[in-house]
RNA sequence: AGAGUUUGAUCCUGGCUCAGGAUGAACGCUGGCGGCGUGCCUAAUGCAUGCAAGUCGUACGGGUGGCCUUCGGGUCAUCAGUGGCGCACGGCUGAGGAACACGUGGGUAAUCGACCCGACCGUGGGGGAUACCCCGGAGAAAUCCGGGACAAGCCCGCAUACGCUCCUUCGGGAGGAAAGCUCCGGCGCGGUCGGCCGAGCCUGCGCCCCAUCAGGUAGUUGGUGUGGUAAGGGCGCACCAAGCCGUUGACGGGUUCCUGGUCUGAGAGGACGACCAGGCAGACUGGGACUGAGACACGGCCCAGACUCCUACGGGAGGCAGCAGCAAGGAAUUUUCGGCAAUGGGCGCAAGCCUGACCGAGCAACGCCGCGUGCAGGAUGACGGCCUUCGGGUUGUAAACUGCUUUUGCUGGGGACGAUAAUGACGGUACCCGGCGAAUCAGCCCCGGCUAACUCCGUGCCAGCAGCCGCGGUAAGACGGAGGGGGCAAGCGUUGUCCGGACUCACUGGGCGUAAAGCGCGUGCCGGCGGUUGGGUGCGUCGGUGCUGAAAGCGCCCCGCUUAACGGGGCGAGGCGUGCCGAUACGACCUGACUUGAGGCAGGCAGAGGGUGGCGGAAGUCCGGGUGUAGUGGUGAAAUGCGUAGAGAUCCGGAGGAACGCCAGUGGCGCAAGCGGCCACCUGGGCCUGACCUGACGCUAGAACGCGACAGCGUGGGGAGCAAACCGGAUUAGAUACCCGGGUAGUCCACGCCGUAAACGAUGUCGGCUCGGUGGGUAGUUCCUGUUCAGGGAACCGCCUGCCUUAGCUCACGCGGUAAGCCGACCGCCUGGGGACUACGAGCGCAAGCUUAAAACUCAAAGGAAUUGACGGGGGCCCGCACAAGCAGCGGAGCGUGUGGUUUAAUUCGACGCAACGCGCAGAACCUUACCCAGGCUUGACAUGAAACUGCGAGCGCACGGAAACGUGUGACCUUCGAGGGGGUUUCACAGGUGCUGCAUGGCUGUCGUCAGCUCGUGUCGUGAGAUGUUGGGUUAAGUCCCGCAACGAGCGCAACCCGCGGCGGUAGUUACCGAGUGUCUACCGCGACAGCCGCCUUGAUGGGCGGAGGAAGGCGCGGAUGACGUCAAGUCCGCAUGGCCCUGACGCUUGGGGCGACACACACGCUACAAUGGCCAGCGCAAUGCGCUGCGACCCGGCAACGGGAAGCAAAUCGCCAAGGCUGGUCUCAGUGCAGAUCGGGGGCUGCAACCCGCCCCCGUGAAGGUGGAGUUGCUAGUAACCGCGUAUCAGCCACGGCGCGGUGAAUACGUACCCGGGCCUUGUACACACCGCCCGUCACGUCAUGGGAGUGGGCAAUGCUUGAAGUCCGUGCGCCAACCCGUCAGGGGGGCAGCGGCCGAGGGCAGGGUCCGCGACUGGGACGAAGUCGUAACAAGGUAGCCGUAGCGGAAGCUGCGGCUG
Repeated sequence: AGAGUUUGAUCCUGGCUCAGGAUGAACGCUGGCGGCGUGCCUAAUGCAUGCAAGUCGUACGGGUGGCCUUCGGGUCAUCAGUGGCGCACGGCUGAGGAACACGUGGGUAAUCGACCCGACCGUGGGGGAUACCCCGGAGAAAUCCGGGACAAGCCCGCAUACGCUCCUUCGGGAGGAAAGCUCCGGCGCGGUCGGCCGAGCCUGCGCCCCAUCAGGUAGUUGGUGUGGUAAGGGCGCACCAAGCCGUUGACGGGUUCCUGGUCUGAGAGGACGACCAGGCAGACUGGGACUGAGACACGGCCCAGACUCCUACGGGAGGCAGCAGCAAGGAAUUUUCGGCAAUGGGCGCAAGCCUGACCGAGCAACGCCGCGUGCAGGAUGACGGCCUUCGGGUUGUAAACUGCUUUUGCUGGGGACGAUAAUGACGGUACCCGGCGAAUCAGCCCCGGCUAACUCCGUGCCAGCAGCCGCGGUAAGACGGAGGGGGCAAGCGUUGUCCGGACUCACUGGGCGUAAAGCGCGUGCCGGCGGUUGGGUGCGUCGGUGCUGAAAGCGCCCCGCUUAACGGGGCGAGGCGUGCCGAUACGACCUGACUUGAGGCAGGCAGAGGGUGGCGGAAGUCCGGGUGUAGUGGUGAAAUGCGUAGAGAUCCGGAGGAACGCCAGUGGCGCAAGCGGCCACCUGGGCCUGACCUGACGCUAGAACGCGACAGCGUGGGGAGCAAACCGGAUUAGAUACCCGGGUAGUCCACGCCGUAAACGAUGUCGGCUCGGUGGGUAGUUCCUGUUCAGGGAACCGCCUGCCUUAGCUCACGCGGUAAGCCGACCGCCUGGGGACUACGAGCGCAAGCUUAAAACUCAAAGGAAUUGACGGGGGCCCGCACAAGCAGCGGAGCGUGUGGUUUAAUUCGACGCAACGCGCAGAACCUUACCCAGGCUUGACAUGAAACUGCGAGCGCACGGAAACGUGUGACCUUCGAGGGGGUUUCACAGGUGCUGCAUGGCUGUCGUCAGCUCGUGUCGUGAGAUGUUGGGUUAAGUCCCGCAACGAGCGCAACCCGCGGCGGUAGUUACCGAGUGUCUACCGCGACAGCCGCCUUGAUGGGCGGAGGAAGGCGCGGAUGACGUCAAGUCCGCAUGGCCCUGACGCUUGGGGCGACACACACGCUACAAUGGCCAGCGCAAUGCGCUGCGACCCGGCAACGGGAAGCAAAUCGCCAAGGCUGGUCUCAGUGCAGAUCGGGGGCUGCAACCCGCCCCCGUGAAGGUGGAGUUGCUAGUAACCGCGUAUCAGCCACGGCGCGGUGAAUACGUACCCGGGCCUUGUACACACCGCCCGUCACGUCAUGGGAGUGGGCAAUGCUUGAAGUCCGUGCGCCAACCCGUCAGGGGGGCAGCGGCCGAGGGCAGGGUCCGCGACUGGGACGAAGUCGUAACAAGGUAGCCGUAGCGGAAGCUGCGGCUG
């Protein structure tokens, strides 16, 4: 520091995801030790048990017990009580609380304080009560009541009191204290002042989310008075006033303890607030006060409520959010431990007591840190495992083995610091020493890319993986296992959460023409910002200094534990705040001045700017009339419609409404919407000139207010044309559309609503700055022209409006003084796609609806621009038997062959649009043969190697069984007597497989296509994909050639070189022709043709085209061979080769038989015909290519013939196989025939082991369909088509009518390129890129999920009104009750107090209507998602009606139509 992921590729935008760090964690697997930390994040749920706050006898009396006793008493311990101090600290928790709660800085002259410290003064004299106790009583208990006695540092007067408090006429007056004890050191007590420390109150600033919370408030805001408090205050009350708070966010809702800090981050920031520390709050829930220095009090009280427990049913008790512990909840969080030794706290003079604060130990890898599981040597590189190309590689110096060491461990001994005297829970611990012995100790995750680490096997879109992209459908580095490897290590992974990466909320540090994003436009309050210059202030700002910024933490340095973690010390950093001093550039404020910003004034100018009224002509429609007759209208073609009741056409007259031709223009005006005949009136803005006035008066603009096309709504008019809806007619598979005929709202006017558009320049407003060129509009100045006017032109200078471009900007496209450039000011807006221009809520509206505007859920993208292709019912140019023009066919018939299908034991397999189908098959009766049935063989029919055995049982002959293969038996032969070679048998390696995968492959082939294309190097252009070259102008069969050009060259293709044919020459001539001889012919070698010559055309020049001459041949002469980069996962594992998989007495081998030849059908390719251009008969005549020795076979003979019997010649330019159509003559006469030959019957021939299934040929007989073939479709442009035969490969023969060749006869037509098909080049659009056989929209149906509405229903929360009202403070009353003081005649009274009662307030309860939030809810709405459902085809190419926006109507659905708008 980045990376993966949108595309065929590219750049950009943009989201998602990953690598890092962290954690109070949890889960999975695993687990040796030690140190230091940490450990209920959930139920502030409920709690058994024990402990967590007592202490003081030097405050007091008493009980009990012990000891001593001089019997007076003393003393010790203990128990409860009175009294004092403490219990308000410490410990726990984070529910509540958005607040002066917290943080920070201040204030308190508005305050308080027990204990402690300093200082001053005082401490005199009286009185009274009461608990414990005793007696009596109530109760189950808790506990209580009555009577009696007694003490104090308990309580109460009195005295004194400077200071204290209050009053004051400043002279003074009034009020108010104490507790003593003593060992004589002191300990206490009261008052007052000061201090330390702490507390209360007030205050500036800071402090989360929601505006779908916008208005809130009645003690509310202030005043006066009074009460209350330690103290200010509406804190409370009475009265008066009507204020106060709020867009700088009041009020409401949600969430939340706050901070030091912690985690992360480069930082800014973001998130968090466990442990530790400070503050706050709470103590079962709610309320309340009492005591006290301090509480509204965790282990106190009272009341109410819920809950639990006890009960004798009358009544009581309780509060672990203290330490342990239990239950519950939960993914999840510990011991009912030891000790007060240390630190600290309470009490005490002290000893001491108490202390679950604390110090320690225990449990837990929860975290951090440290250590170990050994070290060195050791190669024939062992065994085993895994892989293998079988050679080997790897695990791997790893192990074994040898030597060494002893951290840890075990064991024995010593033994602390913590406490400088005593006292140690930890603890016989840390640490040290000795002994033993490699001994006790490794796992987890990962290995497709990101991301470090690869192979085998298994599996076969299964099982599974997955953070994202994505893996898995038979060779998976991605699943599972294994081997190997990588990473970390007592841990390793996973999950959750936070920060980071994310410049992805952008202060640092982003954007808004087309990616998300400029409000439709204006006016404008608040706010923000603001020209030149002088003076002042010194608020911001800047400098200096003081205070503060607790400790811990953090950084640096040093130190202590063996190190580290951890701990200690020192220094530093730290935003903000605040006091003082200073500076005054900039901002601010005050004040003075200025004119350039802005405005005014004067004079002009242009204009569809706005409003009102009036006027006008053209056209269309309608009405009336005339003329006139059969159609008219409309369309792609039609029909509906209109018309003989007279249309349409034409002429005249009239009515009425709407819109304004030409001018008219990237012309003008307006802020936008928008504005167009003419005239008048009213009215807004702009510009120019002048430089006279004001003197910054300005810019922007949340809210607010106004304007705002079309459609739409209301009321009333109006209505010619047009025209949603609607009705017809067509089209169509359908046609709720496009086209046609009608037609209502509406379109028009007035008034009032609505407030939206692709309201667009998809570009907010204002100002400044920044090269040029060229138009348009409109002023001014100067000049020219006409100069008489109107006018015309040029230059300069303004304003407005277009185009092109420099720099620059931009992802690109593009923008470019009218910026999207460079700057400034202010506003608005954006933050992945879908859900969603939606829901809910709110505001507005008559309604339609508009504005504002989410979430769940879901996807790994959605996008912008540009690139290369492909495609288009886009365009241009150009080819091809592509069409057209022609000739002959196919499609109908019969037959042959191939295929599908069906059948079958098997009908072996492959080939499937073109480019499978007379294809593999250039030869299926057996064989072939791969298929089926049956029989047999097992190292095998075939190869290589090894071992053993064997005279040799092998082979040959024969016999038997058998269909054969094969099996069994036997014989003969040979011999040098056994070596070698060879053979056989057995065994083991192995052979064998036409078994699978052509989607694992090689090779070969088809196809586009003999099409003219496909690329490269260097250079150049572009961020890049890529472009250029290869485009352009000509030309060609051709990327053929020429010219031009940021290209210049080159390669594979084209062409040529090669072969054949055509002319000539030369050489040679066998077997050729033949008399010689070399004319024909054959073979070989050459020549010949190049647009070379002439003319014309094209051009700048070439290149080329057209015509002509010559020539055997002329414009690539004709034909062949030759097939670029690539495409189709095209074809072939059954030609061959080959990886992998599979079979191994069979999926191998072999034999017999069958099948591949089946047949209701369908298709493809052919053959033969349907006849007279013919059939038949007779005669005559002419090829070429080829082939021939178990062959071709002349010729002769036999047979009607196939053929047979003989047989010459020929390994072939020598011999042989060899023509038909044709020509001549005859016959047939239009008929299913003297056409046609299928089919069937009979008889033969040939090949072959064998013609039944299943061959060919011959003869005789039979004589079917068929009379030129529907839609449709094929070939061919010249020696071609057509017609005619011949040869040949394969082959015993042949199902060949096929294939490949050969010659013979020998045409027609091409105007032309609109159309069909295929192709080439350029261009255009694109939402396509497995590329139009593409993509893709909506309804419907099914499944899953989340969600809105919903009669209602269940609950939560906070208020309000009425009512009831506990405890308790306060107020009143107080006839009952009461010790101190006063009076008193001692009875009582006074004063004071208590109970009781009344009142205000008051927690809670009840009732009621609302608010708000959540759950459930029949039914219902849309939404998202889901391999192969239904209907259509809306969009993307002019997407077949250009699309889209707003609105309205309509329609199964996409959608259609109307009106206005946009070009994307």